Small-subunit ribosomal RNA, 5' domain from an uncultured bacterium, 496 nucleotides, folded computationally. Its Rfam family is "Bacterial small subunit ribosomal RNA". Gene Ontology terms of the family: ribosome and structural constituent of ribosome.
[in-house]
Context: one part of a larger RNA
RNA sequence: GGAUGAACGCUGGCGGCGUGCCUAAUACAUGCAAGUCGAACGGAGAGUAGCAAUACUCUUAGUGGCGAACGGGUGAGUAACGUGUUGGUGACCUGCCCCAAAGCGGGGGAUAACAGGCCGAAAGGCCUGCUAAUACCGCAUGUGCAGUAAGGGAUUGAAGAACUUACUGGAAAGCUGAAAAGCACUUUGGGAGGGGCCUGCGACCCAUCAGCUAGUUGGUAAGGUAACGGCUUACCAAGGCGAUGACGGGUAGGGGACCUGAGAGGGUGAUCCCCCACAAUGGAACUGAAGCACGGUCCAUACACCUACGGGUGGCAGCAGUAGGGAAUAUUGCUUAAUGGGCGCAAGCCUGAAGCAGCAACGCCGCGUGUGCGAUGACGGCCUUCGGGUUGUAAAGCACUUUUAGGUGGGAAGAGGAAGGACGGUACCACCUGAAUAAGCCUCGGCUAACUACGUGCCAGCAGCCGCGGUAAAACGUAGGAGGCGAGCGUUAUCC
Numbered sequence: 001g002g003a004u005g006a007a008c009g010c011u012g013g014c015g016g017c018g019u020g021c022c023u024a025a026u027a028c029a030u031g032c033a034a035g036u037c038g039a040a041c042g043g044a045g046a047g048u049a050g051c052a053a054u055a056c057u058c059u060u061a062g063u064g065g066c067g068a069a070c071g072g073g074u075g076a077g078u079a080a081c082g083u084g085u086u087g088g089u090g091a092c093c094u095g096c097c098c099c100a101a102a103g104c105g106g107g108g109g110a111u112a113a114c115a116g117g118c119c120g121a122a123a124g125g126c127c128u129g130c131u132a133a134u135a136c137c138g139c140a141u142g143u144g145c146a147g148u149a150a151g152g153g154a155u156u157g158a159a160g161a162a163c164u165u166a167c168u169g170g171a172a173a174g175c176u177g178a179a180a181a182g183c184a185c186u187u188u189g190g191g192a193g194g195g196g197c198c199u200g201c202g203a204c205c206c207a208u209c210a211g212c213u214a215g216u217u218g219g220u221a222a223g224g225u226a227a228c229g230g231c232u233u234a235c236c237a238a239g240g241c242g243a244u245g246a247c248g249g250g251u252a253g254g255g256g257a258c259c260u261g262a263g264a265g266g267g268u269g270a271u272c273c274c275c276c277a278c279a280a281u282g283g284a285a286c287u288g289a290a291g292c293a294c295g296g297u298c299c300a301u302a303c304a305c306c307u308a309c310g311g312g313u314g315g316c317a318g319c320a321g322u323a324g325g326g327a328a329u330a331u332u333g334c335u336u337a338a339u340g341g342g343c344g345c346a347a348g349c350c351u352g353a354a355g356c357a358g359c360a361a362c363g364c365c366g367c368g369u370g371u372g373c374g375a376u377g378a379c380g381g382c383c384u385u386c387g388g389g390u391u392g393u394a395a396a397g398c399a400c401u402u403u404u405a406g407g408u409g410g411g412a413a414g415a416g417g418a419a420g421g422a423c424g425g426u427a428c429c430a431c432c433u434g435a436a437u438a439a440g441c442c443u444c445g446g447c448u449a450a451c452u453a454c455g456u457g458c459c460a461g462c463a464g465c466c467g468c469g470g471u472a473a474a475a476c477g478u479a480g481g482a483g484g485c486g487a488g489c490g491u492u493a494u495c496c
Base pairs, nucleotide, nucleotide: 001496002495003494004493006492007491008490009489010488013367014366015365016364017363018362019360020359021325026323027322028321030320031319032318035066036065037064040063041062043060044059045058046057047056048055049054073278074277075276083202084201085200087198088197089196092195093194094193097191098190099189100188101187102186103185105139107137108136114129115128116127117126118125119124145169146168147167148166149165150164151163174183175182176181204250205249206248211241212240213239216238217237218236219235220234221233222232223231253275254274255273256272257268258267259266260265280301281300282299283298284297303314304313305312306311331357333356334355335354339353340351341350342349343348370400371399372398373397380391381390382389383388405433406432407431408430409429410428414423440485441484442483443482444481445466446465447464451480452479453478454477455476461468462467
């Protein structure tokens, strides 16, 4: 000098764009943050029409489907194939989406809701009876698919593909519509996108950590997995790693990037993007295409709450907000208008994702606090050699302007088809008023731009380093003046 998620002191007019718990992964009151589908299903309630039967519409607790594994948060753990990059997968998976082929026949038994009864303070639960389905279970069919056996032999460094034959095995669901048709469903092949696993290389400190290792290293077999593999188990062998730093200890999420620097390098890992890990703490599995699952389940622990003492309930590292900690970090706001996501044929519903608004000079950028003329160089202040000098064209005064401010009126784009805008009567535009509404902070011994007077008297104090202060202090304090930067200026902390 540059930089900062900064804080502190003094000061503070406006706008745009950003940023805002770095500490206690501490504890959390309250509200909201994941629902949706009645065009899968049987009910219930309400309404309309009708004398009624009935028809239609709306709402929805339940069964069922899809979603809830995304989106959002945090960085505790992790020195690891976690991450980045290079390859591999002849060892793999893939809901929804796209393309292509084939199919969708015929049956059955239940169960929630509901009704009745019962237990419990509650949370909740039990018994009996009734009922539906795209819920569940047999049967049929089998283009293809899978398995076994035999043949076959492409390709590869290597493990053996396509293809042929035989046997065996296993699918499905309907809904809407007047219809056409559409949306679903089943079995396959391909694709896209997503993921799992393996691998070479890159990236912290300590040797005052030198030896480490029994599922340990390899083999055979079996199990397990979507899949390879000591992943697991049995048996066999005795291996495997290590000064090119094993093992141990400390620290730490990694990268794109960011800061600095001419570069090499050094430092950092906030915001934004990608990956990983975690969800009070520890463990476990279930469902599912995908989880060992933040707002799912079970168990244990700690804590907190309710209780009729028998027993129950909870998890903000989602958005706000509270307490606490701290030098320190915001609103219990508005809207689904846009973008995106979930569900739905759709209308639409949901969305603290997101878009906006609020607070904060926290940062960057821009604008303003007037402009021109104006000497008797006024008054006042300060200094003085008492002549004057300086503040100083500065003020006053005259002329002008209106950014900004205030007032009045108009008023968007953002919404690709008619309508529909939270922001917002916002941005912006026009007119009016009037210099009106707006300047401070630090420094002045040298480094380092800027000097005098008074007070003080090794006191009070200053200080980044050198050093100032003990009676003429340009170094302390005040005043006048000056220098620097300017809605900021200084200080502290940290990095280069």